Model confidence (mean pLDDT): 82 of 100. Predicted 3D model of RNase P RNA and transfer RNA as a complex of 420 nucleotides. It holds a member of the Rfam family "Bacterial RNase P class A". By type it is a ribozyme.

RNA sequence: CCAGCCAGACAGUCGCUGGCGGGAAACCGCCGGAGGAAAGUCCGGGCUCCACAGGGCAGGGUGCCAGGUAACGCCUGGGGGCCCCACUGGGGACGGUGGGGCUACGGACAGUGCCGCAGAGAUCAGACCGCCGAUGGUCCUCAGGGACACAGGCAAGGGUGAAAAGGUGCGGUAAGAGCGCACCGCGCCCCUGGCAACAGGGGUGGCAGGGUAAACCCCAUCCGGAGCAAGACCAAAUAGGGUUCCAAUGGCGUGGCCCGCGCUGGAACCGGGUAGGUCGCUAGAGGCCUGCGGCGACGCAGGUCCCAGAUGAAUGACUGUCCACGACAGAACCCGGCUUAUCGGCUGG
RNA sequence: GCGAGAUAGCUCAGGCGGUCAGAGCGUCGGAUUCAUAACCCGGAGGUCGAGAGUUCGAGUCUCUCUCUCGC
Numbered sequence: 001c002c003a004g005c006c007a008g009a010c011a012g013u014c015g016c017u018g019g020c021g022g023g024a025a026a027c028c029g030c031c032g033g034a035g036g037a038a039a040g041u042c043c044g045g046g047c048u049c050c051a052c053a054g055g056g057c058a059g060g061g062u063g064c065c066a067g068g069u070a071a072c073g074c075c076u077g078g079g080g081g082c083c084c085c086a087c088u089g090g091g092g093a094c095g096g097u098g099g100g101g102c103u104a105c106g107g108a109c110a111g112u113g114c115c116g117c118a119g120a121g122a123u124c125a126g127a128c129c130g131c132c133g134a135u136g137g138u139c140c141u142c143a144g145g146g147a148c149a150c151a152g153g154c155a156a157g158g159g160u161g162a163a164a165a166g167g168u169g170c171g172g173u174a175a176g177a178g179c180g181c182a183c184c185g186c187g188c189c190c191c192u193g194g195c196a197a198c199a200g201g202g203g204u205g206g207c208a209g210g211g212u213a214a215a216c217c218c219c220a221u222c223c224g225g226a227g228c229a230a231g232a233c234c235a236a237a238u239a240g241g242g243u244u245c246c247a248a249u250g251g252c253g254u255g256g257c258c259c260g261c262g263c264u265g266g267a268a269c270c271g272g273g274u275a276g277g278u279c280g281c282u283a284g285a286g287g288c289c290u291g292c293g294g295c296g297a298c299g300c301a302g303g304u305c306c307c308a309g310a311u312g313a314a315u316g317a318c319u320g321u322c323c324a325c326g327a328c329a330g331a332a333c334c335c336g337g338c339u340u341a342u343c344g345g346c347u348g349g
Numbered sequence: 350g351c352g353a354g355a356u357a358g359c360u361c362a363g364g365c366g367g368u369c370a371g372a373g374c375g376u377c378g379g380a381u382u383c384a385u386a387a388c389c390c391g392g393a394g395g396u397c398g399a400g401a402g403u404u405c406g407a408g409u410c411u412c413u414c415u416c417u418c419g420c
Base pairs, nucleotide, nucleotide: 001349002348003347004346005345006344008322009321010320011319012318013317014316016033017032018031019030020029021028022027035328039339040338042337043336044335045334046333047227048226049225050224059223060222061221062220063219064078065077066076067075068074079105080103081102082101083100084099085098086097087096088095089094106218107217111216112215113212114211115210128158129157130154131153132152135151136150137148138147139146140145166184167183168182169181170180171179185207186205187204188203189202190201191200192199193198231279232278233277234276241270242269243268244267245266246265250264251263252262253261254260286305287304288303289302290301291300292299293298323326350420351419352418353417354416355415358374359373360372361371367405376392377391378390379389398414399413400412401411402410
């Protein structure tokens, strides 16, 4: 450093809480009673209800390859890249071997945007300083040549910047330049190995043209929405609704009057639904052991165990002994991950 | 269980990253006034909640954490 495990121990007394048993009851007895993170709610699923022929758009997530898984942004194995240490090859550019760590790692010749300041120039590149001035021009000349730096040539050197059209050398040239060559790097093609990412070898091209996609975007792939206050069942009181019946064919309103229409009383039944209660609620992608398959994550088979389930919400307090003197913190539908917090101790590498 | 936010002492702006760290109130100094207030002029005041990462460069983009508020 990595991986896994433990989370003060024992005894006594008094309490709290779930289940079972006994008891008419009060109560008594037995068994069980927080975590590795129960946390953050950052991902993924189960479960439940709603929506839904199928497909698309919008929106969002993910992003090297292969596998694991119910699924994942998680895990395992592999590849590439970067960094550190040690050794080492070369004149140098640049490599090689071993060990450790990190890695949001598709695409920048599909398109668009942005790159402040500095700087000559920030990209179908760029002459500020500088170098040259072979050729053309002007001037001088002792006719061999020289001077000027006007036309012009140059991306080597300086300088700016995070970033400026491969790098190290040799040749070459007026000065230069992949202009030529060797090596290093890079692109393309072929072969070999590998499921693949990719790697190795050979050939070939003098060399494509900056960066940014945790900018829009493109490509591939995935995603319906809400969440246990989901949802299901039982069901008061009061008010309201429906049906039937009863009662004078009543009363009130409308109207000049009649008919008509509306409102109004009582009883029974029905249905919705609130308070309240019950379920969902913990036996599960479950734990442990053994064997087998796999490098591994994990899978398969057999055996064995039952390990909180509340609803003002339990898991505590005191005493004694011991030691290494005890951290972070506490369930609320469940599970798999990630992240964060954590006194210390043990085991393996 | 779900959602929003944190920028000066207070209340808030900051578009698709660049001298862009601002406004109002407050505060300090000056000026005015006999004095004070108001008006006028000038100044100070910020690790942009914390820590990492992407980028040449982060208040802004991404991740993790902390705190606050709402349903």